The prediction has a mean pLDDT of 82. Small-subunit ribosomal RNA, 3' major domain from an uncultured bacterium, 478 nucleotides, folded computationally. Rfam family: Bacterial small subunit ribosomal RNA.

Context: one part of a larger RNA
RNA sequence: UGACGGGGGCCCGCACAAGCAGUGGAUUAUGUGGUUUAAUUCGAAGCAACGCGAAGAACCUUACCAGGUCUUGACAUCCGACUAACGAGAUAGAGAUAUGUCAGGUGCCCUUCGGGGAAAGUCGAGACAGGUGGUGCAUGGUUGUCGUCAGCUCGUGUCGUGAGAUGUUGGGUUAAGUCCCGCAACGAGCGCAACCCCUGCCAUUAGUUGCCAGCAUUCAGUUGGGGACUCUAAUGAGACUGCCAGUGACAAACUGGAGGAAGGUGGGGAUGACGUCAAAUCAUCAUGCCCCUUAUGACCUGGGCCUCACACGUACUACAAUGGCUGCAAACAAAGGGAAGCGAAGCAGUGAUGCGGAGCAAAUCCCCAAAAGCAGUCUUAGUUCGGAUUGUAGGCUGCAACUCGCCUACAUGAAGUCGGAAUUGCUAGUAAUCGUAGAUCAGCAUGCUACGGUGAAUACGUUCCCGGGCCUUGCACA
Numbered sequence: 001u002g003a004c005g006g007g008g009g010c011c012c013g014c015a016c017a018a019g020c021a022g023u024g025g026a027u028u029a030u031g032u033g034g035u036u037u038a039a040u041u042c043g044a045a046g047c048a049a050c051g052c053g054a055a056g057a058a059c060c061u062u063a064c065c066a067g068g069u070c071u072u073g074a075c076a077u078c079c080g081a082c083u084a085a086c087g088a089g090a091u092a093g094a095g096a097u098a099u100g101u102c103a104g105g106u107g108c109c110c111u112u113c114g115g116g117g118a119a120a121g122u123c124g125a126g127a128c129a130g131g132u133g134g135u136g137c138a139u140g141g142u143u144g145u146c147g148u149c150a151g152c153u154c155g156u157g158u159c160g161u162g163a164g165a166u167g168u169u170g171g172g173u174u175a176a177g178u179c180c181c182g183c184a185a186c187g188a189g190c191g192c193a194a195c196c197c198c199u200g201c202c203a204u205u206a207g208u209u210g211c212c213a214g215c216a217u218u219c220a221g222u223u224g225g226g227g228a229c230u231c232u233a234a235u236g237a238g239a240c241u242g243c244c245a246g247u248g249a250c251a252a253a254c255u256g257g258a259g260g261a262a263g264g265u266g267g268g269g270a271u272g273a274c275g276u277c278a279a280a281u282c283a284u285c286a287u288g289c290c291c292c293u294u295a296u297g298a299c300c301u302g303g304g305c306c307u308c309a310c311a312c313g314u315a316c317u318a319c320a321a322u323g324g325c326u327g328c329a330a331a332c333a334a335a336g337g338g339a340a341g342c343g344a345a346g347c348a349g350u351g352a353u354g355c356g357g358a359g360c361a362a363a364u365c366c367c368c369a370a371a372a373g374c375a376g377u378c379u380u381a382g383u384u385c386g387g388a389u390u391g392u393a394g395g396c397u398g399c400a401a402c403u404c405g406c407c408u409a410c411a412u413g414a415a416g417u418c419g420g421a422a423u424u425g426c427u428a429g430u431a432a433u434c435g436u437a438g439a440u441c442a443g444c445a446u447g448c449u450a451c452g453g454u455g456a457a458u459a460c461g462u463u464c465c466c467g468g469g470c471c472u473u474g475c476a477c478a
Stems, first nucleotide, its partner, number of pairs: 001478002004474002007472007015462002019426005026317001028315006034308001042053002064303007073128001077127002079124005086104001087102002090099003108117003130292002133290003139286002141281003144277001146275001151190006157166003170181003196269004202236006211226002215224002240263001243257005319419001323378006336367003341360002346355003385416001390411007432454007
């Protein structure tokens, strides 16, 4: 000087408390451990691994296993020889591949018409290729975490023999090393804040594909028309403790008020200092060294990654009446996506879906139906709750749904009556609840990411638990 303390002081945080909803019990989904296996590829391991890499394992992916195959190789450059390249079908085989056949075709550039060159293919020789093989404790890059915590440092000066100190401590204040005052310090840098994006009010400009107040018109903003309104999208304006009162040290600031759409950082996002954990990743990629080279490389078929006594994590659905079912009339979103695509109307089917093919590279057309609400019934029951499981019959995607996809109909109708110890999230348009869309994707979503609808309760307070910041003290630690 740091680190540490079941030392002290001050302060903060959904840290506790006050509340709301959960998890832990059940079924299922999914990840992990274990077990099993020819293989169940590999990585991730307290917080900060475990719906994680994976924004989607039937083949492919795929790295694993079994079998069948290749050895200059599936991929790249160089050399030599030959052939234009290309295309079609046949046989054997699980296929990779092997064998042989055929129609057309003789291309491009240069040319002394002999040929040469570019590109492509076949064969051959070796230089080499190749490796998701090892080492993240050799590395780059990227990422997590403490933590969006308020800290981390430097120059000059001063003090100290020195390591170092001071500044950065102190008195106030703040979300903040934020600001003020004081002070052997005076300044400065990286952080904080602001500048950026979205959202909340208004104005101007613009008016189609959007809108419709008034005027006509129509089944319909449909058409004429209009630019007022909504909206769209560009530019501005607005909020600064600016004004008032009080408190304060005449400061910084705090408390209350006015005006205002918004008030003291308005709300949200992006943004992550010096560093810590030899944290994670050699399997995104790159890369040193080591290792393999008729194999640890490459191709193919099939299997596996989907096992299942069990244990754990994360979720879905429930256990019901604030509910289930049926019917009715039909209301209100936002944000996205669409050409090998979205697919309307209409028709068929109980339905999944099929036929159909209008329109639309989309403020125009489509996906598109929002979930609500009202009425009736059920009357506390393992039920008209719950839907697992299983059977049958179908539908869709796709060479192909057996291992191992999703959906529909009928039948079946398991556990479960609110969950022990323990434990999680959340302070407002939040929690809870409801549906919608997208990426990945042929198909497959209870996951993820985004979007809007309805919309709470509680916070006395900081004694205690956890984590963090500053000062101080002790020290068997460095």